[in-house]
A computed fold for a 73-nucleotide RNA from a soil metagenome, annotated as transfer RNA.
RNA sequence: GCGAUCGUAGUCUAGUCUGGUAGGACGUAGCCUUGCCAAGGCUAUAACCCGGGUUCAAAUCCCGGCGAUCGCA
Numbered sequence: 001g002c003g004a005u006c007g008u009a010g011u012c013u014a015g016u017c018u019g020g021u022a023g024g025a026c027g028u029a030g031c032c033u034u035g036c037c038a039a040g041g042c043u044a045u046a047a048c049c050c051g052g053g054u055u056c057a058a059a060u061c062c063c064g065g066c067g068a069u070c071g072c073a
Base pairs, nucleotide, nucleotide: 001072002071003070004069005068006067007066010026011025012024013023020056027045028044029043030042031041032040049065050064051063052062053061
């Protein structure tokens, strides 16, 4: 330099094909339960890499950029 895959809470990840309320687990905080701890239950917490376009509506489709991984040279 070329090609492929990927980028979503503090961490891991679903959803993208087929546009329509961003979901789960772990974590953290509070409460319940217990003589205490652990385990368990309930509630809260926090996210779509950046810019532009299309659209009534974009995490999703299109364009450009940035970053990561792999392959080729």

The prediction has a mean pLDDT of 81.
Rfam family: tRNA. By type it is a transfer RNA. Gene Ontology term of the family: triplet codon-amino acid adaptor activity.